[in-house]
RNA sequence: GGGCCUGUAGCUUAGUCAGGUAGAGCGCCGGGCUUUUAACCCGGUGGCCGGGGGUUCGAAUCCCCUCAGGCCCG
Numbered sequence: 001g002g003g004c005c006u007g008u009a010g011c012u013u014a015g016u017c018a019g020g021u022a023g024a025g026c027g028c029c030g031g032g033c034u035u036u037u038a039a040c041c042c043g044g045u046g047g048c049c050g051g052g053g054g055u056u057c058g059a060a061u062c063c064c065c066u067c068a069g070g071c072c073c074g
Stems, first nucleotide, its partner, number of pairs: 001073007010026004020057001027045006050066005
């Protein structure tokens, strides 16, 4: 220098192929239960999707540029 893969909530991730209200588990907060803690149960809490631009009525998803990490080729 070239090619490919990954990036979504504090953490692990689904959704991307085929555009149509961003979900789950853990965690955290409050409550119940318990002599207390843990476990269990109920309620609540949080991300506009690595960043920028474009296409579109509408983009996590398609296109372009770019950043970070990984793998391969030279």
Transfer RNA from a Methanobacteriota archaeon, 74 nucleotides, folded computationally. It matches the Rfam family "tRNA". The family's RNA type in Rfam is transfer RNA. It was read from a public genome assembly.